Context: one part of a larger RNA
């Protein structure tokens, strides 16, 4: 290669956007590339298959057939696919009316709570542990009361809830602003689906310049434990955590499940539209769309288990896997200020 596979066995890219490329909705109509079918020619001999024959037999040699699945022309045929034109609306999208959200950026304000600072009461401990002790305190702590100051987080609401592509988002209010639903069906008329590079986003940590530092808190001190304790526990505490701005590019980046479409019993919750029927409204109850959750036919499944939100049936397209270590290592590319990231092996071994 052909193939078989990817929730847990090796394996789904960390999200999207999009180039090329692949694939691709209903009808006509032409042509006839592909595709199909006959004709011609070609396909060298040996071989190799049959059927025959010679060497006593076989090997092994002759003689005929068949075959050479190819390629070339020519005629055709018009279902499919493809090109071309015309037309279509169920995909997609636009318009028009609504909804509901911690979506995203700035920019203001609020409280509660920690700590520090000033001041008032007060006096001998307090903290802290399995016990304790380092540590704070008669220079007045702890505790209470008033009043500053600052940074960081944002109780209750809350949820098995909500939005986002996905990392992720959560006091309030303002301005900018994205995308999703639900309706009606006016308008385009296949505009679509994927998606190699490629370009953007990407939690935490970690870097560069400059600020901030309340708390917590790697490193580092010190105090216990212990045979020791370069730890687990305690006191203290630097980066860091937070801003602005630029790297960095990874995570068990997890649903360990790539992305679109369709199709296949059902129950029972819950958010957020929409019609109906009852009701004065409340509110129930019925039928639908979209999302999120429980169980669960049937079918898958190696079991576990998934089950209309598939891991059931089918198709399109991309990523990846092929026994263990050595290895996500080494060397050489490319990126980065570094860290180190990404592509990525082989001796050798079992």
């Nucleotide at each position: 290669c052909u193939g078989g596979g990817c929730g847990u066995a090796a394996a789904g890219g960390g999200a999207a956007u999009g180039u090329a490329g692949g694939u691709g909705g209903c009808g006509a109509u032409a042509a006839a590339a592909g595709u199909c079918a006959g004709g011609u020619g070609u396909g060298a001999a040996a071989g190799c298959c049959c059927g025959g024959g010679g060497c006593u037999c076989a090997a092994c040699c002759c003689c005929g057939g068949a075959a050479c699945u190819g390629c070339a022309u020519u005629u055709g045929a018009u279902a499919c696919u493809g090109u071309a034109u015309c037309g279509c609306u169920a995909g997609a999208g636009u318009g028009c009316g609504a909804u509901a959200g911690a979506g995203g950026a700035g920019a203001g304000c609020g409280g509660a709570a920690u700590u520090c600072c000033a001041g008032g009461u007060g006096u001998a401990g307090g903290a802290g542990u399995g016990a304790a002790a380092u540590c704070c305190g008669u220079a007045g702590a702890u505790a209470u009361c008033u009043g500053g100051a600052g940074g960081a987080a944002u109780a209750c609401c809350a949820a098995u809830g909500g939005c986002g592509a996905a990392g992720g988002c959560a006091g309030c209010u303002c301005u900018c602003u994205g995308g999703c639903u639900c309706g009606c069906a006016a308008c385009u008329g296949a505009c679509a689906c994927u998606g190699a590079g490629a370009u953007u986003c990407g939690a935490a940590a970690g870097c560069g310049u400059g600020g901030g530092u309340a708390g917590c808190a790697a490193a580092c001190a010190g105090g216990a434990u212990u045979a020791g304790a370069u730890a687990c526990c305690c006191u203290g505490g630097u980066a860091g955590u937070c801003c602005a701005c630029g790297c960095c590019g990874u995570a068990a980046a997890c649903g360990a499940u790539g992305g679109a479409u369709g199709c296949u019993u059902g129950u029972u919750g819950u958010u957020g539209g929409g019609a109906g029927a009852g009701u004065u409204a409340a509110c129930c109850c019925u039928c639908u769309c979209a999302g999120u959750g429980a169980c669960g036919a049937a079918g898958c499944u190696a079991a576990c288990g998934c089950g209309u939100u598939a891991a059931g049936c089918a198709u399109c397209c991309c990523g990846c896997c092929u026994g263990g270590g050595g290895a996500g290592u080494a060397c050489g590319g490319u990126c980065g200020c570094a860290a180190g990231a990404u592509u990525a092996a082989a001796a050798c071994u079992c």

Predicted 3D model of a 350-nucleotide part of an RNA (small-subunit ribosomal RNA, central domain) from a metagenome. Rfam family: Bacterial small subunit ribosomal RNA. Model confidence (mean pLDDT): 87 of 100.